This is a predicted structure of a 74-nucleotide RNA (transfer RNA) from an uncultured Holophagaceae bacterium.
Its Rfam family is "tRNA". It is annotated as a transfer RNA.
The prediction has a mean pLDDT of 81.
The sequence was found in a public genome assembly.
[in-house]
RNA sequence: GGCUGGGUAGCUCAGUUGGUUAGAGCGAAGGUCUCAUAAUCCUUAGGUCGGGAGUUCGAAUCUCCCUCCAGCCA
Numbered sequence: 001g002g003c004u005g006g007g008u009a010g011c012u013c014a015g016u017u018g019g020u021u022a023g024a025g026c027g028a029a030g031g032u033c034u035c036a037u038a039a040u041c042c043u044u045a046g047g048u049c050g051g052g053a054g055u056u057c058g059a060a061u062c063u064c065c066c067u068c069c070a071g072c073c074a
Stems, first nucleotide, its partner, number of pairs: 001073007010026004019057001028044004050066005
């Protein structure tokens, strides 16, 4: 330098043919329970969907450019 895959909550990851409200588990906070702690159970918070532009009535999803990570080739 070229090619491929990936970047979504604090972490690990889903997300269907583009369809209106973006989710799970773990973790966190509060509550429940207990003499107390842990566990259980309940609730809540937490997201520029890597950045920008474009297409579209509508984009996490499609197109282009940039950026970062991993792998392969040279």